[in-house]
Molecule: small-subunit ribosomal RNA
Organism: uncultured bacterium
């Protein structure tokens, strides 16, 4: 820096990622070289080999070998020589080097001091010495014991082994005196005492026993040094207080012992101390450091390799030797383990190098050499050296190199994708031209080498020169030849995060670091193509740091996100006013010492480069010490001051606390009176009380508790809290004025005290109230809410408890920083007063700057600062468990972890919702009329049934819906029978030629099949055609057709719904960190976001309205098929005719209505109310018209369409059946139940609309449906056509009827190829069912509306009670509390797939 809490936002906050690192491991892969690194686990156990020896110039003895002598030349003996091997005495070394990190939290380590309290072999240096004696012992020899390891006895012998003696100093010690002194001691002079030694070699000489001289190496004493150590002091060094007290050699002293040395290190005695909240003691963990990794740094984590220190060496203990050890490859004891054994007894210690087993995710060769460096011994040569130098194994890490380079198509093949055009892999390949790192082969070939040895020069054992000396190794390196030849993988591609498509899969298989992907179109799974990243590696896992300012020193917080202790007093601690002087601890400056080397950084050099490495510098931020500075802080029992703090004096308010006394109202109970039937209680009731006299009312008495009015965001108190009155005792505050003290202050871990209610103990008290409990109601239940009772308790005394939303959710103190306005207490000034101004203290509200994530806070801060305390660090687990402390108990305080989640949260925003509020609409309710729900029937649906009962539609918004018309057809379903380029389209190839078409024949239910016979073509080339070619046609085949098969949750289009509701948005500006707000809210008004006014908004768009159509009035124009007033003619009669166009009407146009006019209301507004005029009045009535969007609403079966699926079948044709099936349920209707009626007769008045495969008059037949015949009319002309309710007259008389017509029988009519399943209609003396107005509930309708009456049309061969239209007759609303739906504002929200 990013991802992740939300619809979105800001904040808080956790989780996660990108980086770097690694002694790593695992998976896949693997060409070369250089430099490094390589048991982190079992400090488990170890076979085998090696890892510490050396000196003969300290000593005795001395094999084997060589030489010599003797001996017969042999055996053998003696001697000489190198004096070697093995062993011994002796010296030095073995305490180094090498390994490991068990233990250890301080006897360790780091840094800096002290040692006048000490040691130091070998080395250097100063001085002196090295005289003279003695006694042993191993080896060896012999004997004995033992399986072995080994032991034992006797005897011989040497020394640089051992022991005396002498001598010695400047050594040690004692002592005397002096000087110095940090008083500890140091140093000088004198005296006493004590303490040494060893020889060997070379050369020369003498000489043969050896001695002497010189030199060298040794030895002894002493001085100083160097090096290495011992001891000691200060500071620093992990976690836990759920470890708070620890300690008896403990702390100190005197004396002694011991040590190299101080010291309780040890001992005796004496004292009673010592350590600890600045964390003792206990528990846990850990080698420490230089450094390493990370980080901007500060920090954090780590302590492999290299280097310093420590500790350890099978486990535990112990000492010996020694200069040095309490000793890795020494000893002794104990233990565990292993091995040998003759069972008696012995041996051993890889945390040395290699190696083995085991453990483990995991860590190498039983290699070479002492050539170099270093170490031990030696005079030296030299010997030893698993230290070391090299090699081997391992991509474990870092670094370098290669796997080729150039050219090469508007682009091969293959792969993948594709909209089929193409794109991509991709200059990639092929192909052409080159190069030669690496590789292979061959040749050449180092440096690392100097010491030392030999030789030369030289006086020289000085120095110089020459030669010899290499594990690595014929290696690095160089040259040549060959030849692109042998050398690329791994991870990833949803976001974070760089890189996308296809297929497969279908919440399966799987992925995943976090968010999350996968339920049929997955860029997230698997595979492929392509792409991205890194590259001999790439990923994963573990771990650490970072990001994480997420423990915040740098650098955080605590009103509401996690977080202020319930409140006070106060010890320690922290912090502290003004001024002067001193001091110099902190602080600052400079010098000196130290801060090992390596590492890091800089410069430069060496390997071809780099890694690596050499040299130099810088740095090591630290510590010590010396000198200096004195502003600030500290310090001084220094001095002074008064403003902080406190005191004195005078006032003052108050439910501040405690104790005692006391008052009235109310309540309940008791007694008595009056009085009678109820009271009480609730939403409504009941339980309860009451005729045994309640309630009500009056009087008296008793009891307990609480204190009305005053009373107030009034007062007091630290908080909890405090309320009648009076008295007593008592705490604190405020104000005023002067005086006094002189920093006496603030905070406050622990500690102590106070601390509501409930609860506990003991004893009182108990009126009312009242957990528990008992009843009554409510309810699905009601362990509740409501009602009737009622025990603890509430009250008092004494004592516990110690908590709370103990809240201002805001710790205390001090200072500073605009104001305004209330209120409580005190004072000052002015004023007669009312009051005004002002000041201090308290308590509220509003508000600026500032702060805040926002809300908000704002002199009573949550602002600006300082001081002190408490507390927080994701949610859950959990304020829980365990432990401890407290409590009589209840419980309190302190306070985790496992596990689990990707969040949990705060504030604000927009919506949605609310049995929240306000305002307002709608046949929403109410008022009313008629229905539905009951009956029968019709239609639709569910269900059931079925071979099939095709499919879709399912709350409103599916259900007389798609269907404006299923007997066949339709038809998509079922059964059976057929066809396969197909019922239909386009293209290609081949074939057929009496071909297409048509009529007939056979099988068949048809479709279809069969081929036979008859008739019989057309267009073009072309003038002509049955004969040639092409087309048409048929046939065979190929592409393809076809699908009402799936997905309406892949879609377009169309539609429903909220809703004809009044809303939905945008630009710019403004406000807000932001989501967003404003505008659109507000005051009015409207049917309306309609208009007006106001306003940080100003405008605009989609909606509203208007423009369109029908209808209502008038006018103009025009009059046929319409009309007929006037004129004429005619008829029984009729616009029938002439004629006319006035009227009606038709269809084209115009006018008319706009709150225009008047009055009132309103804001001189919009508008509302009333009125006039008018056919119509405030939108005249009706229609068309449906904003942004919602419902993954409906439709893949209208159509279109992606994907998937079928292809002799899921396509297509046919016959028959089904969609009409029926215990049942629902929806929509029709007809009724009757008298406002039925029936019969008679008689008026419509409008829309339709008609040539049609409407059909009139006439005839039939009771009728209808039939026959057929005028007229493609229709303002003719026809359908009668309108019906109604009017008039008659009849029926309340009944299952003259209501009602279902059901069933019989006979007919019509349509149609065909009415069996399954049409409609008619007739009948046929039959005459249910039904007497319909439970809960529910629907429609506000005017020409409901209701009621008929008429027409679409579809249609036939078939409406449905649908769409038309006209006739023609009724009620106080109002907006409630139900439903909706609009605006507001409020709450833990909702947002939104109740």
């Nucleotide at each position: 820096g990013a991802g992740u809490u939300u619809g979105a936002u800001c904040c808080u906050g956790g989780c996660u990622c990108a980086g770097a690192a690694c002694g790593a491991a695992c998976g896949c892969u693997g060409g070369c070289g250089g430099c490094g690194c390589g048991c982190c686990u079992a400090a488990u156990a170890c076979a085998u080999g090696c890892a510490a020896g050396u000196c003969g110039a300290g000593c005795g003895a001395g094999a084997a070998g060589a030489c010599g002598u003797a001996g017969c030349c042999a055996a053998u003996a003696c001697g000489u020589u190198u004096g070697u091997a093995a062993a011994g005495c002796g010296g030095c070394g073995a305490a180094c080097g090498g390994g490991u990190g068990a233990g250890g939290a301080a006897u360790a380590c780091a840094u800096g001091g002290g040692u006048a309290a000490c040691c130091u072999a070998c080395c250097c240096u100063c001085g002196a010495g090295u005289g003279g004696g003695g006694a042993a012992u191993a080896a060896c020899u012999a004997g004995c014991c033992g399986a072995a390891a080994g032991g034992u006895u006797a005897g011989c012998u040497a020394a640089u082994a051992c022991c005396g003696c002498g001598u010695a100093c400047g050594c040690u010690u004692c002592u005397u005196g002096g000087a110095c002194u940090u008083c500890g001691g140091u140093u000088c002079a004198g005296g006493g005492a004590g303490g040494a030694a060893a020889g060997c070699g070379a050369u020369a000489c003498c000489g043969u026993g050896g001695g002497u001289a010189u030199c060298g190496c040794g030895c002894u004493c002493u001085u100083g040094g160097a090096u290495g150590g011992g001891c000691u002091c200060a500071u620093g060094u992990c976690c836990u207080a759920u470890u708070a007290g620890c300690u008896u050699g403990u702390u100190g002293g005197c004396g002694g012992g011991g040590u190299a040395a101080c010291g309780g290190c040890c001992c005796a005695c004496c004292a009673a101390g010592g350590c600890g909240a600045c964390g003792a003691u206990c528990c846990g963990u850990a080698g420490c450091u230089g450094g390493u990794c990370u980080g901007a740094g500060a920090g954090g984590a780590c302590g492999a390799u290299c280097a310093g220190c420590c500790a350890c060496a099978c486990u535990g203990g112990g000492a010996c030797u020694g200069a040095g050890a309490c000793a890795c490859g020494g000893c002794c004891c104990a233990g565990a383990c292993u091995c040998c054994u003759a069972c008696g007894g012995g041996a051993g210690g890889c945390a040395g190098c290699a190696g083995u087993a085991g453990g483990g995710a995991a860590u190498c060769u039983u290699g070479g050499a002492c050539a170099a460096u270093g170490g031990g011994c030696g005079a030296a040569a030299g010997c030893c050296u698993g230290a070391u130098c090299c090699a081997g194994c391992g991509a474990c890490g870092c670094c370098g190199c290669g796997u080729g380079g150039g050219g090469g198509a508007c682009g091969a093949a293959g792969g993948c994708c594709c909209u089929c055009g193409g794109g991509u892999u991709g200059u990639a390949a092929a192909c052409c031209c080159c190069u030669g790192u690496u590789g292979u082969u061959g040749g050449g070939a180092a440096a690392g080498a100097a010491g030392c040895c030999g030789g030369g020069c030289g006086c020289a054992u000085a120095g110089c020169c020459c030669g010899g000396u290499g594990a690595c190794g014929g290696u690095a390196c160089c040259c040549a030849a060959c030849g692109a030849g042998g050398a690329a993988g791994c991870c990833c591609c949803g976001g974070c995060u760089a890189a996308c498509u296809a297929c497969g899969u279908g919440c399966c298989a799987g992925c995943a670091g976090c968010c999350g992907c996968g339920g049929u179109a997955a860029g997230a799974c698997g595979u492929a193509g392509g792409g991205g990243g890194c590259g001999a590696g790439c990923g994963u896992u573990a771990u650490c740091c970072g990001g994480a300012u997420u423990c915040a020193c740098u650098g955080g917080g605590c009103g509401u996100a996690a977080a202020g202790g319930g409140c006070g007093c106060g010890c320690a601690g922290g912090c502290g006013g003004u001024u002067a002087c001193g001091u110099a601890a902190g602080u600052c400056c400079g010098g000196c010492g130290u801060g090992a080397a390596a590492u890091c950084c800089c410069a430069u050099g060496g390997c071809u480069u780099a890694a690596c490495u050499g040299u130099g510098g810088a740095a090591c931020u630290g510590c010590g010490u010396c000198g200096g500075a004195u502003a600030c802080u500290g310090c001084g029992u220094u001095g002074a001051c008064u403003u902080g703090a406190g005191g004195a004096u005078g006032g003052u308010a108050g439910a501040g606390g405690c104790c005692a006394u006391u008052a009235g109202a109310a309540c309940u109970a008791g007694c008595g009176g009056u009085g009678u039937a109820g009271c009480g209680g609730u939403g409504a009731a009941a339980u309860g009380c009451g005729c045994a006299g309640a309630u009500a009312u009056c009087g008296c008495u008793a009891g307990g508790a609480a204190u009305g009015c005053c009373g107030g965001u009034g007062g007091c108190g630290a908080a909890g809290g405090c309320g009648g009155a009076u008295g007593g005792c008592u705490g604190g505050g405020c104000c005023a004025c002067u005086c006094c003290u002189g920093a006496c202050g603030c905070u406050g871990a622990g500690g102590c005290g106070c601390g509501a209610a409930a609860g506990c103990u003991a004893g009182g008290g108990g009126a009312g109230c009242g957990a528990a409990c008992c009843g009554g109601a409510u309810u699905a239940g009601a362990u509740a809410c409501c009602c009737g009772g009622g025990u603890a308790g509430u009250c008092c005394u004494a004592g516990c408890c110690g908590u709370a939303a103990a809240c201002g959710g805001u710790g205390g103190g001090u200072g500073c920083u605009a104001g305004g306005u209330g209120u409580g207490g005190g004072g000052a000034u002015c004023g007669c007063a009312a009051g005004a101004u002002u000041u201090c203290c308290g308590u509220g509200c509003c508000g600026c700057a500032g702060c805040u994530a926002a809300c908000g806070c704002a002199u009573u801060a949550a602002g600006c600062a300082c001081c002190c305390c408490g507390c927080c660090u994701g949610g859950g687990g959990a304020g829980u468990a365990c432990g401890g402390c407290c409590g009589c108990a209840a419980g309190g305080c302190u306070a985790a972890a496992a596990c689990u989640c990707a969040a949990a949260g705060g504030a604000a925003u927009u919506g949605a919702c609310g049995g929240g509020g306000g305002c307002c609409c709608g046949c929403a309710c109410a008022a009313g009329c008629g229905g539905c729900g009951g009956a029968g029937c019709g239609c639709g649906u569910g269900g059931c049934u079925u071979a099939a009962u095709u499919c879709g539609a399912u709350g409103c918004a599916a259900a007389g819906c798609g269907a404006a018309g299923a007997a066949c057809c339709u038809u998509a379903c079922c059964a059976g029978g057929g066809c396969u380029u197909g019922a239909c389209a386009u293209g290609c190839u081949g074939g057929u030629a009496g071909u297409a078409g048509u009529c007939g024949c056979c099988c068949g239910a048809a479709a279809g099949g069969g081929u036979c016979g008859g008739c019989g073509a057309c267009c073009c080339g072309u003038a002509g055609a049955g004969u040639c070619g092409g087309g048409u046609a048929c046939u065979a085949g190929c592409a393809c057709a076809g699908g009402u098969g799936c997905u309406g949750c892949a879609u377009g289009g169309c539609u429903g719904u909220c809703g004809u509701c009044a809303g939905c948005u945008c630009g710019u500006g403004c406000c807000g960190u932001g989501a967003g707000g404003u505008g659109u809210u507000g005051g009015g008004u409207u049917a309306a976001g309609u208009c007006c006014c106001g306003c940080a908004a100003c405008g605009a768009g989609c909606g509203c309205a208007a423009c369109c159509c029908c209808u209502g009035c008038u006018c103009u124009u025009u009059g046929u098929u319409g009309c007929c007033a006037g004129c004429g003619a005619g008829u029984u009669a009729u616009g029938u005719c002439g004629g006319g166009c006035a009227c009606u009407c038709g269809a084209a146009g115009a006018g008319g209505a706009c709150u225009g006019c008047c009055g009132g209301c309103g804001a001189g507004a919009a508008g509302c109310c009333g009125g006039a005029g008018g056919a119509a009045g405030g939108a005249g009535g009706g229609g068309a018209u449906g904003a942004c969007g919602u419902c993954a609403a409906g439709u893949c079966c209208u159509c279109a369409u992606g994907g998937c699926c079928c292809u002799u079948a899921c396509g297509u044709c046919c016959u028959g059946g089904g969609c009409u099936g029926c215990a049942c349920a629902c929806g929509c209707g029709c007809u009724a139940c009757a008298a406002u009626g039925g029936c019969c007769g008679u008689u008026a008045c419509a409008a829309u609309c339709c008609g040539c495969u049609g409407c059909a008059a009139a006439c005839c037949u039939g009771c009728a449906a209808a039939g026959g015949u057929g005028a007229g009319c493609g229709a303002a002309u003719c026809g359908g056509a009668a309108a019906a309710c109604g009017g008039c007259g008659g009849u029926c008389u309340c009944a299952g009827u003259u209501c009602g017509g279902a059901u069933c029988g019989a006979g007919g009519u019509c349509u149609g190829c065909a009415a069996c399943u399954c049409g409609a209609c008619c007739u009948c003396u046929g039959u005459g069912a249910a039904g007497u107005u319909g439970g809960a509930g529910u629907c429609g309708c506000u005017a020409g509306u409901a209701a009621u009456c008929g008429c027409a049309g679409a579809u249609c061969a036939g078939c409406a009670u449905g649908c769409u239209g038309c006209g006739g007759u023609g009724a009620u609303a106080c109002g907006u509390u409630c139900c439903c739906g909706g609009g605006c504002c507001u409020u709450g929200u833990a909702c947002a797939c939104a109740c």